[in-house]
Molecule: Bacterial RNase P class A
Organism: Pseudohongiellaceae bacterium
RNA sequence: CGAGUCAGCUGGACAGUUGCUGCCAGAUACUCUUUGCCGGGCGGCUACCGCUCAGCGAGGAGACUGGGAGAGGAAAGUCCGGGCUCCAUAGAGCAUGGCGCCAGGUAAUGCCUGGGGGGUGUGAAUCCACGGAAAGUGCAACAGAAAAUAUACCGCCGGUUUAACGACCGGUAAGGGUGAAAUGGUGCGGUAAGAGCGCACCGCGCGACUGGUAACAGUUCGUGGCUAGGUAAACCCCGCCUGGAGCAAGGCCAAAUAGGAAUCCAUUAGUGUGGCUCGCACUGGAUUCGGGUAGGCUGCUGAAGGUUCGUGGUGACGCGAACCCUAGAUGAAUAACUGUCCACGACAGAACCCGGCUUAUAGGCUGACUCACACU
Numbered sequence: 001c002g003a004g005u006c007a008g009c010u011g012g013a014c015a016g017u018u019g020c021u022g023c024c025a026g027a028u029a030c031u032c033u034u035u036g037c038c039g040g041g042c043g044g045c046u047a048c049c050g051c052u053c054a055g056c057g058a059g060g061a062g063a064c065u066g067g068g069a070g071a072g073g074a075a076a077g078u079c080c081g082g083g084c085u086c087c088a089u090a091g092a093g094c095a096u097g098g099c100g101c102c103a104g105g106u107a108a109u110g111c112c113u114g115g116g117g118g119g120u121g122u123g124a125a126u127c128c129a130c131g132g133a134a135a136g137u138g139c140a141a142c143a144g145a146a147a148a149u150a151u152a153c154c155g156c157c158g159g160u161u162u163a164a165c166g167a168c169c170g171g172u173a174a175g176g177g178u179g180a181a182a183u184g185g186u187g188c189g190g191u192a193a194g195a196g197c198g199c200a201c202c203g204c205g206c207g208a209c210u211g212g213u214a215a216c217a218g219u220u221c222g223u224g225g226c227u228a229g230g231u232a233a234a235c236c237c238c239g240c241c242u243g244g245a246g247c248a249a250g251g252c253c254a255a256a257u258a259g260g261a262a263u264c265c266a267u268u269a270g271u272g273u274g275g276c277u278c279g280c281a282c283u284g285g286a287u288u289c290g291g292g293u294a295g296g297c298u299g300c301u302g303a304a305g306g307u308u309c310g311u312g313g314u315g316a317c318g319c320g321a322a323c324c325c326u327a328g329a330u331g332a333a334u335a336a337c338u339g340u341c342c343a344c345g346a347c348a349g350a351a352c353c354c355g356g357c358u359u360a361u362a363g364g365c366u367g368a369c370u371c372a373c374a375c376u
Base pairs, nucleotide, nucleotide: 002371003370004369005368006367007366008365009364010363012341013340014339015338016337017336018335020070021069023067024066025065026064030062031061032060033059034058035057036056037055039053040052041051042050043049044048072347076358077357079356080355081354082353083352084246085245086244087243097241098240099239100238101115102114103113104112105111116130117128118127119126120125131237132236136235137234138231139230153176154175155172156171157170158169159168160167161166184202185201186200187199188198189197203226204224205223206222207221208220209218210217211216250298251297252296253295260289261288262287263286264285265284269283270282271281272280273279305324306323307322308321309320310319311318312317342345
C1' cells in the first nucleotide's frame, strides 16, 4: 500500500423564536374551591338549630412568573425467558407443545461464554436442529438386475450341445453399466473364474488402558472378518422442561338513572284471598345501607438501573467502593419555524417493567487480527 475477518462507538451541528407533557420554586392583585373564627339578616319546635350574606385567617387547584427535564439502537416483530398481578399455596398424573454434544454464567432462557466433534476458507475466522437408524413402523421419483428377508443386465469361468455362430444349465460379484446413494479400501496369496476365502496394512464396531470435571481424544493393547446402507425440522423411542390469563392484570374512591336489602310512616285508596268484616300479601312515601356503571385516583417507573475505579475469573459474569437520577403520556406530549455551517443526514416513535433473539438501518469513526506484494 492492497484485499479481507472480527469487535466496538456514533446516528447532523450551533443559535434564536413560538408551543406541548410532567416536575420544582415563587407570587397570590384575579377565578374556583375546602376549612376555621367572628358578625349581620331571615325562619323555626328559641340557653339551641337551619338557611343566607359579608369580613378575616389557613390550605388546594386554575391562570401568572422563573428554573430544569423530555424517545431508540433498534422504542419494531411480539419469537423466547423472567419480574409483577389475579385465578385455587399451582401439588400429582395424563395430554399438548418445546428443547436435545459437554462444562459454566444467569432471576431465568430455546440466551451468552469457554470447550469437544463435523463442514467451509491459504488464513484471521465462520457455519451446524450436534440424543437414538442393532425397539418398531414407514419412505426413496426416474434410471437400474437389485433401493434391503437382497440380487445378476453386460462380462468372467466351468459343463452339455453345435461344423461354427450360438443355445441351455451351473458358479462368480474382480471389471463394465444405472443412480443422490449399490453391502469396507489397497496389495499379496488363492482359485476353473472369483470372493474377508486367507494374510498384511488402512478403515470400522466392541472392550480395556492412558489423558481430560466432561463432551471427547490416542502412532497404545486386545478382540470381531465386517455382522448393523440412507432418512427421526417422517411417525416414533429416550432424557429434560412446560397450570391458565395478562396492566383492558389488579387495587381504591365513587355521581345520575334503574333495580335490591333493612327500618319507619301511611294504612286513606286500589288489587288479590273471602259470602262479608278483621287480618295477610302487593302497589305508595321517607331515611339508611350494600353491590355497581360513568368518571377519578393508583398500579407507573429508583430499574435483576447506569458510569467509573478496584478485585476474582481464559471468558460470559461475580464481589466491593464512590458517584449519577435519566419520559411517564392516556386519543395519547417529546414538536414547529427561521438563520448559519458541513460530509446534506438511513431505519424508524415509548404505552407495566427488565434480560435476550430476530429483522430494518444512509454516512462516519476506532481497535485487534489475517493474507499478498514491496522496502529496511